Model confidence (mean pLDDT): 80 of 100.
A computed fold for a 74-nucleotide RNA from a Bifidobacteriaceae bacterium, annotated as transfer RNA.
Rfam family: tRNA. Rfam describes the family as follows. Transfer RNA (tRNA) molecules are approximately 80 nucleotides in length. The family's RNA type in Rfam is transfer RNA.
The sequence is in RNAcentral, with records from ENA.

RNA sequence: GGCCCUAUAGCCCAAUUGGCAGAGGCAGCCGGCUUAAAACCGGCCAAGUGAGGGUUCGAGUCCCUCUGGGGCCA
Numbered sequence: 001g002g003c004c005c006u007a008u009a010g011c012c013c014a015a016u017u018g019g020c021a022g023a024g025g026c027a028g029c030c031g032g033c034u035u036a037a038a039a040c041c042g043g044c045c046a047a048g049u050g051a052g053g054g055u056u057c058g059a060g061u062c063c064c065u066c067u068g069g070g071g072c073c074a
Stems, first nucleotide, its partner, number of pairs: 001073007010026003013022001019057001028044005050066005
C1' cells in the first nucleotide's frame, strides 16, 4: 500500500428480506428463602446502534468518507 471481517446496555451476545432496538446471559438494585451468607426463586433497571453525511415513508441493516479492533497478501 491492497483486500476481508468487526463496532448494538457497565460486559458478552441476538435483532430473518429495510418495518415496534433487548430474545438471552453476566453484573447491579429490591424482595423471598437462610440464624446469617452463598446457591436458588420472583421482580426491576438500562441503547437509538463507533463518528459524520446520503438514499428511503421508514436504516442496526443499503451507499460514501473517517475512527478503533482483528486477520490475509505485498